Small-subunit ribosomal RNA, central domain from a metagenome, 350 nucleotides, folded computationally. Rfam family: Bacterial small subunit ribosomal RNA. The RNAcentral record of the full RNA draws on SILVA.
[in-house]
Context: one part of a larger RNA
RNA sequence: CUGGGUGUAAAGGGUGUGUAGGUGGUUUUUUAAGUCAGAUGUGAAAUCUUACGGCUUAACCGUAAAAGUGCAUUUGAAACUGGAUAACUUGAGUUUGGAGGAAGAGAGUGGAAUUCUCAGUGUAGCGGUGAAAUGCGUAGAUAUUGAGAAGAACACCGGUGGCGAAAGCGGCUCUCUACUCUGAAACUGACACUGAGGCACGAAAGCGUGGGUAGCGAACGGGAUUAGAUACCCCGGUAGUCCACGCCGUAAACGAUGGGUACUUGGUGUAGGAGGUAUUGACCCCUCCUGUGUCGAAGCUAACGCGUUAAGUACCCCACCUGGGGAGUACGGUCGCAAGACUAAAACUC
Numbered sequence: 001c002u003g004g005g006u007g008u009a010a011a012g013g014g015u016g017u018g019u020a021g022g023u024g025g026u027u028u029u030u031u032a033a034g035u036c037a038g039a040u041g042u043g044a045a046a047u048c049u050u051a052c053g054g055c056u057u058a059a060c061c062g063u064a065a066a067a068g069u070g071c072a073u074u075u076g077a078a079a080c081u082g083g084a085u086a087a088c089u090u091g092a093g094u095u096u097g098g099a100g101g102a103a104g105a106g107a108g109u110g111g112a113a114u115u116c117u118c119a120g121u122g123u124a125g126c127g128g129u130g131a132a133a134u135g136c137g138u139a140g141a142u143a144u145u146g147a148g149a150a151g152a153a154c155a156c157c158g159g160u161g162g163c164g165a166a167a168g169c170g171g172c173u174c175u176c177u178a179c180u181c182u183g184a185a186a187c188u189g190a191c192a193c194u195g196a197g198g199c200a201c202g203a204a205a206g207c208g209u210g211g212g213u214a215g216c217g218a219a220c221g222g223g224a225u226u227a228g229a230u231a232c233c234c235c236g237g238u239a240g241u242c243c244a245c246g247c248c249g250u251a252a253a254c255g256a257u258g259g260g261u262a263c264u265u266g267g268u269g270u271a272g273g274a275g276g277u278a279u280u281g282a283c284c285c286c287u288c289c290u291g292u293g294u295c296g297a298a299g300c301u302a303a304c305g306c307g308u309u310a311a312g313u314a315c316c317c318c319a320c321c322u323g324g325g326g327a328g329u330a331c332g333g334u335c336g337c338a339a340g341a342c343u344a345a346a347a348c349u350c
Base pairs, nucleotide, nucleotide: 003322004321005320006319007304008303012318014201015200016199017198021194022193023192025088026087027086029084030083031082033081034080035077036076037075038074039073040072041071042070049065050064051063052062053061054060091191092188093187094186095185096183097182098181099180100179103177104176105175106174107173108172109171110154114150115149116148117147118146119145120144121143125136126135162169163168206247207246208245209244210243211242215241216240220236221235222234223233258317259316260315261314262313263312266295267294268293269292270291271290272289273288274287275286276285299306300305323350324349325348332343333342334341335340
C1' cells in the first nucleotide's frame, strides 16, 4: 500500500455555509465514451508451462506447442453507467391556512436580595469556627425602622419541558430578524446529497482601548491548622467577573457516537400539531406527522451495552487511525499585540 477500523481499546473535524470534486429519482428516443462479443496486427529472445527428443540418469540442452491475462485498428451489440433529447412527479423547493418556542439583535422597564450612605430607636457586643483568632464595635457596631444610591443576577412557574448548526439561550414589555412543525391544494420540475480548500460562528480564561465595579473573587496580606502548610477553614482583598468596540480560536467544544437516504417486531411516558369516534360542549379514547425520554424482538458487540433518535441491514460523500515513550514536542511555515494557536517530524529507547 492493500486490508481492517473510529461510543469506552489508536481514531468523528467544535459547528455551520458552501466552491472544486465524488455520488445521484422515474419514463421515451438517440449516441456508442465506459462496458460486452468477434476479427486482424502486435505482444523480441531467453525464462515459465506442456509434449517429444539428446547427453547411461539428473541437473543441463534441443525442437514444437501453449501462454503472454496487454495494446492498437476494425466490425458489431445496446441491458447497465456516461453524453444528447423529450417528458414525469414520488426527492427537493415555492405559495397559502394554522401553530410553537429561555432562537438572535436593539430599546425600555419591574420586584426581591446584597452592599453602602443619611436619619430614628437602642446598648455591648457582633462576626466567624471543629474550636479559635485575625476582623468590626462606646468616634455607638450587630439588631430594628424609614429614606436614598449603585451594580449584578432574575426565586416561584421550571419539567430526562422548549428553542438553536454548535457554542449556547430563562423577570416583564415593545420593535426588527431568522427558524421549525402541521393541514390542504396549487406551482417549479431533479433544481438533490456530501463537501478537500475557502468563508462565517464559536464556552470559560486571556489580551487591547474606554467605561463600570454591589456581590463574588485568582494574585496578595493577615488569622488558624500542621512536624511543615507557599493548601484545605476564617478575616480582608487587586486583576477579573459587567458594558461598548476590537482580538484570541481553544475545552471531557461529549451522545467521548460526522452528514444524508432507504429498510427492519414492539411496550410505555412526555412536548407541538392534524384527523376521527363519542358528546350539549370540553375531556377521555383511537389514528397520523414531528421532536424528546425510557424498557426492550431480531440483529450487532471483546464485553459493557446499542437497539426505528442503532452501535442493526445497505448505499453515497467527507474527516480521521495504524504499538508505547520521545511528542501534539523540535525545526520550518501560516496566523496572533502577546499569551499562544494551526500544520507537524526524527534520532534514541522499550